[in-house]
Context: one part of a larger RNA
RNA sequence: UGACGGGGGCCCGCACAAGCGGCGGAGCAUGUGGAUUAAUUCGAUGCAACGCGAAGAACCUUACCUGGGUUUGACAUAUAGAGGAUCGCCGCAGAGAUGUGGUUUGCCUUGUGCCUUCUAUACAGGUGGUGCAUGGCUGUCGUCAGCUCGUGUCGUGAGAUGUUGGGUUAAGUCCCGCAACGAGCGCAACCCUUGUCUCAUGUUGCCAGCACGUUAUGGUGGGGACUCGUGAGAGACUGCCGGGGUCAACUCGGAGGAAGGUGGGGAUGACGUCAAGUCAUCAUGCCCCUUAUGUCCAGGGCUUCACACAUGCUACAAUGGCGCGUACAGAGGGCUGCGAUACCGUGAGGUGGAGCGAAUCCCUUAAAGCGCGUCUCAGUUCGGAUUGGGGUCUGCAACUCGACCCCAUGAAGUCGGAGUCGCUAGUAAUCGCAGAUCAGCAACGCUGCGGUGAAUACGUUCCCGGGCCU
Numbered sequence: 001u002g003a004c005g006g007g008g009g010c011c012c013g014c015a016c017a018a019g020c021g022g023c024g025g026a027g028c029a030u031g032u033g034g035a036u037u038a039a040u041u042c043g044a045u046g047c048a049a050c051g052c053g054a055a056g057a058a059c060c061u062u063a064c065c066u067g068g069g070u071u072u073g074a075c076a077u078a079u080a081g082a083g084g085a086u087c088g089c090c091g092c093a094g095a096g097a098u099g100u101g102g103u104u105u106g107c108c109u110u111g112u113g114c115c116u117u118c119u120a121u122a123c124a125g126g127u128g129g130u131g132c133a134u135g136g137c138u139g140u141c142g143u144c145a146g147c148u149c150g151u152g153u154c155g156u157g158a159g160a161u162g163u164u165g166g167g168u169u170a171a172g173u174c175c176c177g178c179a180a181c182g183a184g185c186g187c188a189a190c191c192c193u194u195g196u197c198u199c200a201u202g203u204u205g206c207c208a209g210c211a212c213g214u215u216a217u218g219g220u221g222g223g224g225a226c227u228c229g230u231g232a233g234a235g236a237c238u239g240c241c242g243g244g245g246u247c248a249a250c251u252c253g254g255a256g257g258a259a260g261g262u263g264g265g266g267a268u269g270a271c272g273u274c275a276a277g278u279c280a281u282c283a284u285g286c287c288c289c290u291u292a293u294g295u296c297c298a299g300g301g302c303u304u305c306a307c308a309c310a311u312g313c314u315a316c317a318a319u320g321g322c323g324c325g326u327a328c329a330g331a332g333g334g335c336u337g338c339g340a341u342a343c344c345g346u347g348a349g350g351u352g353g354a355g356c357g358a359a360u361c362c363c364u365u366a367a368a369g370c371g372c373g374u375c376u377c378a379g380u381u382c383g384g385a386u387u388g389g390g391g392u393c394u395g396c397a398a399c400u401c402g403a404c405c406c407c408a409u410g411a412a413g414u415c416g417g418a419g420u421c422g423c424u425a426g427u428a429a430u431c432g433c434a435g436a437u438c439a440g441c442a443a444c445g446c447u448g449c450g451g452u453g454a455a456u457a458c459g460u461u462c463c464c465g466g467g468c469c470u
Stems, first nucleotide, its partner, number of pairs: 007470007015460002019423005026314008034305002042053002064300007073123001077122008088103006106114002108111001125289002128287003134283002136278003139274001141272001146185006152161003165176003191266004196234007206223002210221003237260001240254005303442001316416001320375007332363003337356002342351003382413001387408007429452007
C1' cells in the first nucleotide's frame, strides 16, 4: 500500500423480510457423471460446466471404431521430362472406393503456348500435442462506481495528498469545505425502440361523407377525414408554484401534461481479477506423424443402461375434462418456395393447381376467453407412459436410429422430506403464434411476438454479494 476479520460506522442489491408461482416425489424429453463398448469422437466441471459448443448425429455431417483401398496424395504452387485432350457416356467385377474394357473427342494469337494426364523432385496434409508459449474472441466480479495521471505540497523512503470531510445522488452525481490545482478512462448524455401531438405524403394500406353493385366483402367510382405506413419536427428541462435545506446541491408535495423527476426497454461493460474458457471457428510459435496421426470408401458408433445429478415438459383434476357454437392479436417467413377455392380420406395426408418474389396472394381457423350441454369426486369421461396392429410423409435409404395419424392398450401419479429457485408491473402467473437451423426430424430446446393479467414490500436485526471510511 493492499487483502482478510465469527472488529466498528454508513449505504446498496429480489440479499433477507412481505407475497405469488415453482423445483426436490411420478412419467417422459434433453444434457452430464458413471458403467458398458470394437467405438460409444472431442471440448465445457462451484457460482461463471451439465436443453453448454450443437440455429437440427438415419447416410452426409463425423473428428470415433471395424474392414477394404491409396501414397506428390481429397486440396495449393513451382520446376524438369514424357504424353494427350481432359471430362463425359456405356458394359463387366466389386459393399463401395476403385479396377478393367469399349466409345467419344480440345482452344487459339501455331508457340519451348493455354488446358490437362503421368513420372520425378521441392512439398502438400494433420479436428495430432501444448489455451501453462500466443493473437483474436468470450465468461465473471458488474452496468458495481470505481481506476488513474500531470504539476505542486508533505514524507529519508515505500508512499500520502488530490479521491478524505459535511450534505446529496442511481452514480467519484452535484454542492460546500479543504495543500492542493487541473486532467483522463469509466457515470450521465449523444444512438435504437416504445408511449402523445403537429406537418408532409397516400399504394398494395384506410373508408367518415357522396354514389354504384353484391347473398356477402373497400368489391367499384371516388375521397385523405380516420387507422396505418414512411419522413421531418414538437414535447420533459426539477421549466412553474409551495414546504424543507447552508437558502447550495438536492429533496417532499402540487399544478399543467400523453408522459415527471434516469418515463419504460435495449445497445453500450473503466483499470483490472480468475496462468478462467477456447490450438476443434479462425490465426499462430514450438514439438510430433509423413506407404501415416494424411487421404478415399462401405458398414457400425456418437441414440448402449443396475445407477446418480442438472434443466425442462406433462400431470395428479371441477377455477377442471369432454362436446357443440362463437369473438379478438402481434411479430415473422415464402420461388429448389408459400400454396387458396374445390374434391377424396375418420386422420396424418393425397389429387389438383388459382394467386403471390408479396402492406396485394399464401402460411393463418390464434389459444386461453365467452354461450349452452354433459361428467359429480372416482385412480374417474383425471392422467397419458408403455405395448400390439394398421397407415401417412420426407428421403437413394427410416433395421440399428425419423416425425406424425388411426384403432386398441391404458402404467406411475391424489400436490411431493431435508432443502432450494425465479419474480417488484403490463412484471409474476397463464395462453397461444412465428422464426432460425432444416429434405425430414427426435423442438417439450432456443430466439422473438402478442392475449389475459395479479399479490406484496412493515422494514434492514439476520443470511448472501457489493461500495465508502476506520

Predicted 3D model of a 470-nucleotide part of an RNA (small-subunit ribosomal RNA, 3' major domain) from an uncultured bacterium. The RNAcentral record of the full RNA draws on ENA and SILVA. Its mean pLDDT, the model's own confidence on a scale to 100, is 85.